Molecule: small-subunit ribosomal RNA
Organism: metagenome
RNA sequence: GUGGAUAAGACAUGCAAGUCGAACGAUUUUUCGGCUAGCAAUAACCGGUGAGUAGUGGCGAACGGGUGCGUAAUACGUAGAUGUAACAUUCCGGAAAGUGUGAAAUAGCCCAGGGAAACUUGGAAUAAUGUCACAUGUGGCUCAAAAGCUAAAGGUCGUGUAAAUUCGGCCGCUUUUCGAUUGGUCUACGGCCUAUCAGCUAGUUGGUGGGUAACAGCCCACCAAGGCAACGACGGGUAGCUGGUCUGAGAGGAUGGCCGGCCACACUGGAACUGAGACACGGUCCAGACACCUACGGGUGGCAGCAGUCGAGAAUCUUUCACAAUGGGGGAAACCCUGAUGGAGCGACGCCGCGUGGAGGAUAAGGUCUUCGGAUUGUAAACUCCUGUCAUGUGAGAACAAAGGUACCGCCCAAAUAGCGGAAUUCCUUGAUAGUACCGCAAGAGGAAGAGACGGCUAACUCUGUGCCAGCAGCCGCGGUAAUACAGAGGUCUCAAGCGUUGUUCGGAAUCACUAGGGCGUAAAGAGUGCGUAGGCUGUGCCGUAAGUCAGACGUGAAAUCCUGGGGCUCAACCUCAGAACUGCGUCCGAUACUGCGGUGCUUGAGGGUUAGUGGGGGAUCUGGAAUUCACGGUGUAGCAGUGAAAUGCGUAGAUAUCGUGAGGAACACCAAAGGCGAAGGCAGGAUCCUGCGCGACAUCUGACGCUGAGGCACGAAGCCUAGGGGAGCAAACGGGAUUAGAUACCCCGGUAGUCCUAGCUGUAAACGGUGCAUGCUUGGUGUGGGGGGUGACCCUCUCCGUGCCGCAGUUAACACGAUAAGCAUGCCGCCUGGGAAGUACGGUCGCAAGACUAAAACUCAAAGAAAUUGACGGGGACCCGCACAAGCGGUGGAGUAUGUGGCUUAAUUCGAUGCAACGCGAAGAACCUUACCUGGGCUUAACAUGUGUUGUGUCGAAAUUGAAAGAUUUCUAGUGUAGCAAUACACGCUUCACAUAGGUGCUGCAUGGCUGUCGUCAGCUCGUGUCGUGAGAUGUUGGGUUAAGUCCCGCAACGAGCGCAACCCCUGUGGCUAGUUGCAACCGGAAACGGAGCACUCUAGCCAAACUGCCUAGAUCAACUAGGAGGAAGGUGGGGAUGACGUCAAGUCAGUAUGGCCCUUACGCCCAGGGCUGCACACGUACUACAAUGCUCUUCACAAUGUGUACCGACCCUGCGAAGGUGAGGAAAUCAUCAAAGAAGGGCCAAGUUCAGAUUGCAGGCUGCAACUCGCCUGCAUGAAGUUGGAAUCGCUAGUAAUGGCACAUCAGCUACGGUGCCGUGAAUACGUUCCCGGGUCUUGUACACACCGCCCGUCACAUCAUGGAAGCUGGUUAUGCCCCAAGGGCGCUAUUUAGUAGUGUCCAAAGGCAAGGCUGGUGACUGG
Repeated sequence: GUGGAUAAGACAUGCAAGUCGAACGAUUUUUCGGCUAGCAAUAACCGGUGAGUAGUGGCGAACGGGUGCGUAAUACGUAGAUGUAACAUUCCGGAAAGUGUGAAAUAGCCCAGGGAAACUUGGAAUAAUGUCACAUGUGGCUCAAAAGCUAAAGGUCGUGUAAAUUCGGCCGCUUUUCGAUUGGUCUACGGCCUAUCAGCUAGUUGGUGGGUAACAGCCCACCAAGGCAACGACGGGUAGCUGGUCUGAGAGGAUGGCCGGCCACACUGGAACUGAGACACGGUCCAGACACCUACGGGUGGCAGCAGUCGAGAAUCUUUCACAAUGGGGGAAACCCUGAUGGAGCGACGCCGCGUGGAGGAUAAGGUCUUCGGAUUGUAAACUCCUGUCAUGUGAGAACAAAGGUACCGCCCAAAUAGCGGAAUUCCUUGAUAGUACCGCAAGAGGAAGAGACGGCUAACUCUGUGCCAGCAGCCGCGGUAAUACAGAGGUCUCAAGCGUUGUUCGGAAUCACUAGGGCGUAAAGAGUGCGUAGGCUGUGCCGUAAGUCAGACGUGAAAUCCUGGGGCUCAACCUCAGAACUGCGUCCGAUACUGCGGUGCUUGAGGGUUAGUGGGGGAUCUGGAAUUCACGGUGUAGCAGUGAAAUGCGUAGAUAUCGUGAGGAACACCAAAGGCGAAGGCAGGAUCCUGCGCGACAUCUGACGCUGAGGCACGAAGCCUAGGGGAGCAAACGGGAUUAGAUACCCCGGUAGUCCUAGCUGUAAACGGUGCAUGCUUGGUGUGGGGGGUGACCCUCUCCGUGCCGCAGUUAACACGAUAAGCAUGCCGCCUGGGAAGUACGGUCGCAAGACUAAAACUCAAAGAAAUUGACGGGGACCCGCACAAGCGGUGGAGUAUGUGGCUUAAUUCGAUGCAACGCGAAGAACCUUACCUGGGCUUAACAUGUGUUGUGUCGAAAUUGAAAGAUUUCUAGUGUAGCAAUACACGCUUCACAUAGGUGCUGCAUGGCUGUCGUCAGCUCGUGUCGUGAGAUGUUGGGUUAAGUCCCGCAACGAGCGCAACCCCUGUGGCUAGUUGCAACCGGAAACGGAGCACUCUAGCCAAACUGCCUAGAUCAACUAGGAGGAAGGUGGGGAUGACGUCAAGUCAGUAUGGCCCUUACGCCCAGGGCUGCACACGUACUACAAUGCUCUUCACAAUGUGUACCGACCCUGCGAAGGUGAGGAAAUCAUCAAAGAAGGGCCAAGUUCAGAUUGCAGGCUGCAACUCGCCUGCAUGAAGUUGGAAUCGCUAGUAAUGGCACAUCAGCUACGGUGCCGUGAAUACGUUCCCGGGUCUUGUACACACCGCCCGUCACAUCAUGGAAGCUGGUUAUGCCCCAAGGGCGCUAUUUAGUAGUGUCCAAAGGCAAGGCUGGUGACUGG
């Protein structure tokens, strides 16, 4: 500085307007004097002096102070008027003239009454500057003149006087006038919302009269019929206006608290009185509500004055001091009064200033974080030395004071001590604030820092807790176990006696755009179309005018505020002075380009004239043929019709088909077109009549006659409605048949309104070019319709008017538009302002109705939308590929068994894998072990690693007892090295105890690394530079061919490159060369083993050759390449393998290993025994064996390859029916070991549950192993189940492949292997082809999808909550009209013998009240709507 914004709600208590005795009588009192009575005290009376009082009287109380109810204009702001032409003004200033003579009352006081009180009645007496009469009339009023009317008050001081009184000063009074001040009234302009308020008005508009200070319907009688309104009247809502204030770059927007100006109000409503001034905040009267007093009869009150109380509210102070200053009222003055004012108090409410310390001092402790090294808090603290603002104590101590009184001097006066004035003179006296500001001294760092934030916006980061919980959040958003966003902590940042939150206003927002400051093809937005009223805009020359416009001057724009420059409080806030500014309004004088206005011309805009062609333009009448249907007649016979397929339907009573005749209605094939006409809707057989329009040529007439167009008027598809006709075909509704889960549909058979005509009504459409109308200008190309010119015709060319396409410049967010603009400009109209609610509700207008036009809000969301891009997707398109389909072969699904999974069970049936891409998978081998699970028994620095401290040295080791074992307990046993004579010490090892730590197949594969699966061996995925695009992006990589291939060629604003493809690598197929053991072997010897001589052949393993579309023919572009052929072991990547782009699936794996975080620590760790992982109503996957004769069985005879082998392979020989056993040659291997089987030849079986099949079971054996019970494999004999080719469905395979046959190996003591990985033998069938199923690739298209179609998304229903509309009604507020009644008061009359007045009384107006029927606007309401 500032502080009741809500209840103009109600108020206790105190104060806020009085003063004058120098207007008046009276009275009280102080003091002095006098007189009377009395001895006196004293009492009464008279006079003077000082002080006071109720009353009469005067002035003031209308200012000052408060509040903002009402008021949209009787208000306010700005500028004017009332100056001869409509006003008043107390007090104040100037001027002129007066202030004479009388009179009657009345209050107080006294007496007598009434009442509780408030108050009041009667009688008697009295004064004035109270009141009245007469006189005078400068002046004033009426007013042509004459004439008439019109005033007053005294008081006080002084001189002189015996006194009355005179004179003078001062203060008053009366009349007039001028000024000043203040007020009344009028005019113009300006400033809120609403048209879902469009018409309002009878005192309404004007005239004569009355009234007022004054103008005026202000009021009344009569007369006239006007007045206002789309430039918004009337109505409704809200609101005091302004200087200014906040914000803003400004223009604006919002606002009107404090201060200043104006207005309005004073409990609510009405009214007048007094007065200069009021219709009066602290006056009167009446009515009403409320409150209080009461003796119940009656009275009283009004804080929106200052304090204060209650109430309501989120919210707003002391029942303070003083009149010292400033100002106001009264007074001659002193002085009195003053909640105005000056001060103080309370409130961090705002602004400003100041303090809470300064210097030195190391990296202390504590806290926090940590990569464990450290970092940070932090010179911060402690500690040392200083300073002394503020606060505290103490002392001293202001300014704001000017006046006033007294003396002095001067003036006035006849004079004065009276009055007036003066001064640097004398003396006296006045301070609420305040013992305050300020100053001195004292003591001591002592008494003095918080709030918010820290994900981005926005300055400032970590840890812990929590775990979509708790919570945060202004917007975006954060939180689902590693949260810089929650909570706490540490740290940091910002501001600081404040900091944050909430509300509100402006800004940002160019987001209502008046401003060089927006738009309307697709984002919101052009009316369906025209005609036309008001309005807006308007070609060209000249003249005039000066309204707009421009310039100058003058007046005004109050002060304060803002700005600039000074000054004063120590600074600042604040105060103050000056300047500038106040962008405005008015008046005067000029300018005349432009606009306007007046006049006069012009022809190019516009219109007319003459003339030549064009057209489904409109209306009416007449008329034509084809077709459908129907009727009749003929021919003719069994179907017709219809569909994806059918059925309903029609037909032997003769359909359909076909021929002929007739009836009736509707529509007009071909021509026909990117074509024509019309304002739009729209218009199509032909002819006639009536009628509208545009275009060309001529340059003949008028002379701006023009453009647009709010309201208005007219036209306006289809459909609906009304009335009357008509009705062939078609066809809503309806009936039937199908389809379907259903099918109130799509398909089929029927079928009524309607479709057609006439007369009306409706007035809407995606009424679309999604593009209003008019005018001018701006490169071109190419079609087409109607005219004209260049020679009559054709071509060609020029030109005008239409109608299309492509395109320059330009425009556009892009798409696109592009002389028919969406380009560049001008004029006018309509429309838009986030999505939804909603073109909905209510109201109004129109309509017969249906409905149309106009047109919101509550509530809700953070988006809705446009265009283009990249993907993905489509029961879109094109092309291509794949055992994808098709063509074939063999299976699975049925049986039995094996194996895996689910489920169930269990003490445990450890865990993981779950569409393809889990399920003979991790597991290339679960009886113990494995093993992770369960039960039980045990251990606790540990089964394992490292380190520290500590105990012992009986350590290592061996043995015993107990026990299921592990383990526990006990006994025996005398370590090693170094130094030293030794004692001993140290080190190593072991050991006791303790601590760091170990350990975890515990959790998280959605925290991770690594590895893997899959799309997919699919042909793709990208980059650099350049270019294009506002950009996302595109181009390259698309296109034409071709390929297994983004393989290659050609073309191309692209040129190159990378990861993929291919090739390089391995195996295999042919040949050559080299080499020749363990291999081979033609030769020799030997009975054989083997030896010799060899390496020709096979083979082995190294090198090389060979295949490259190289050659030929054809096709194609002299290409890539394709088809065929030759030669060749092999021919067009020869066959096979390894090799897996960018990425996808939060795919799989924490149980292979590694690893972050979390969890357990005498246990979730470790050891051991036994059990379990093998459990069985069931379901699924993968396999094996079969069902038999292309087979089974018996006998005989052939032909392999890959591999493996010393804790091993194991020959020959012997025993056993056999598994096997005994023995053990040879072999660490091209040397030794390892029967190949199907097959072939011969015999048997004879179609059956078998000489098929082999499950299951019994007995007897063998092998491995510590151990075959749970729970191994093998052998022999016996037993001999299901099964006779497998439903729906489904899998593999394109050649040495499928099918089929055996062999080997890894794991391994053994084995559940029928699994897995390899090897060789025998060895087919089929592919027309790409329509379909599945998967994939490229291009293109649509998209409202982007977690990307397993997407997105619509409606009903159910429940809960919220807002709103309707609703029988109920209940408030407000407003107008009519009638009734009437308080106070006022106007006009009457009235007690005359006049005046009063009481009284009549009538009119009249607040409140009552009655009646209305308008507008709220609340509530069962139920109900979206």